The RNA shown here (c-di-GMP-I riboswitch aptamer) has 95 nucleotides and comes from Paenibacillus sp. The organism belongs to Paenibacillus, within Bacteria. Model confidence (mean pLDDT): 82 of 100.
[in-house]
């Protein structure tokens, strides 16, 4: 310093469910709990993927405008690092 092909050891992390909490939702954190994970550590850069609250646009309501409400599309600046790729630390080992 550079690698992850394979063994071992000491350790790590936590899907689903559940229950409490935030949140409009997606989801997040805490507690049980293990499907599973050698980056399943940590960073939304870029693809995807989930969401649509505010906010657009139409209709409805109204004599008619404006507010307000309802219904329908749209629409990330929300999410997701355990969807991928990229950047960045690392613990053992092994050459």
């Nucleotide at each position: 310093a550079a690698u992850g092909a394979a063994c071992a050891a000491a350790g790590g992390c936590a899907a689903a469910u559940c229950c409490a909490u935030c949140g409009a939702a997606a989801g997040g954190u805490g507690g049980a709990g293990a499907c599973g994970c050698a980056a399943a550590g940590c960073c939304a850069c870029g693809g995807g993927u989930c969401u649509a609250a505010g906010c657009c646009a139409u209709g409805a309501g109204u004599c008619a405008c404006g507010u307000u409400u309802c219904a329908u599309g749209g629409g990330a600046c929300g999410a997701u690092a355990g969807c991928c790729g990229g950047g960045u630390u690392a613990c053992c080992u092994u050459u």